[in-house]
Molecule: Bacterial RNase P class A
Organism: Tibeticola sp.
């Protein structure tokens, strides 16, 4: 230096104005929505999207349901051995295969090793089933065809990936281990109208009803309480934690653990987190200079995508940009 292959991190910044929404703290009316129940309005100070917030694929908190034990169905899992709340994830390692230029083989096309690194549902085909086209007599199960010999007694059989023994389990199937079910539209609580419900009074000896009393009229339910459920509503719901940064001559070959500092970091449900200017970076075009370093101007562009109970994984999508290791080779010393 070449060329392969592994890993982190960023995801425009600054400002100026107008806005959305969250939390806290003052203020708080004879206020407004609404039966209630709760929610709304003001000012101030802060907080406000992602590496994937995405598929919703897998594991796990968390709720509610059923649970004494045992089988059978379904359903996953698949070397070993760690790691973790837990996993189909990680790690570590053991086969397997993939892997570049070099070299070496060769006129040449081409062959041929491995490195770092990658891939992999990597039990079991002496229980069972079943396994496509072309070719070939035959293709899943022993028979055929040829020699041979006392004898299906021996040895071969051109085709094909596989042929007279054997291979696929990512086709069923065994086997060993694991899995109750359902999901935040889970579940708790607060609670209307209308229709049932239950209880107690009252009522053909005429109740209720007909604006308040009496008379009259009328003729079968009337009234009050309580209970569930549903329309809203609140709460789960933003979390002191499987939390986030830092740090360690602290343990492990790692995943990872452990110890010390330090911080509290979005929360709607008509679903906030923007919009607009101005500037400065950054890409790419064009133009003008240019002492090829660049340098003024004008354009234009800035991915993929957006949280809805949370966590940990995968897997997908992403303009551009900074780093950081590994290993083979070639030259120098």
């Nucleotide at each position: 230096g070449a060329a392969g292959c592994c890993u982190g991190c960023c995801a425009g910044g600054c400002c100026g104005u107008c806005g959305c929404u969250g939390g806290u703290g003052c203020a708080u009316g004879u206020c407004c929505c609404g039966a209630a129940a709760g929610g709304g309005c003001g000012c101030a100070c802060u907080g406000g999207a992602g590496g994937a917030a995405c598929g919703u694929c897998c594991g796990g908190a968390c709720u509610g349901c059923a649970c004494a034990g045992g089988g059978c169905a379904g359903c996953g899992u698949a070397g070993g051995a760690g790691g973790u709340a837990a996993c189909a994830c990680c790690u570590c390692u053991c086969c397997a295969c993939c892997g570049a230029a070099a070299g070496c083989c060769g006129c040449a096309a081409g062959g041929u090793a491995u490195a770092a690194g990658g891939u992999g549902a990597g039990g079991a085909u002496c229980a069972g089933a079943g396994c496509a086209a072309c070719a070939g007599a035959g293709a899943c199960g022993a028979g055929c065809c040829g020699a041979u010999u006392g004898a299906g007694u021996u040895c071969g059989g051109g085709u094909g990936a596989a042929a007279c023994g054997g291979g696929c389990a990512a086709u069923c199937u065994c086997u060993a281990c694991g899995c109750g079910c359902a999901g935040c539209a889970a579940c708790a609580c607060c609670a209307a109208a209308u229709a049932g419900g239950c209880a107690c009074a009252c009522g053909a000896u005429g109740a209720u009803g007909c604006g308040g009393c009496c008379c009259g009229c009328g003729g079968a339910g009337u009234g009050u309480g309580c209970g569930g459920g549903u329309a809203g509503g609140u709460g789960g719901c933003a979390c002191c934690g499987a939390g986030c940064c830092g740090g360690g001559u602290g343990g492990g070959u790692g995943a990872c653990c452990c110890c010390c500092g330090g911080c509290c970091c979005a929360g709607a449900u008509g679903a906030a987190u923007g919009a607009c200017g101005g500037u400065c970076a950054c890409g790419c075009c064009c133009c003008g200079g240019g002492u090829c370093a660049c340098c003024g101007g004008g354009g234009u562009g800035c991915a993929c995508a957006g949280a809805a109970u949370c966590c940990g994984g995968c897997g997908u999508a992403u303009c551009g940009g900074c780093g950081g290791g590994c290993u083979u080779c070639a030259c120098a010393c």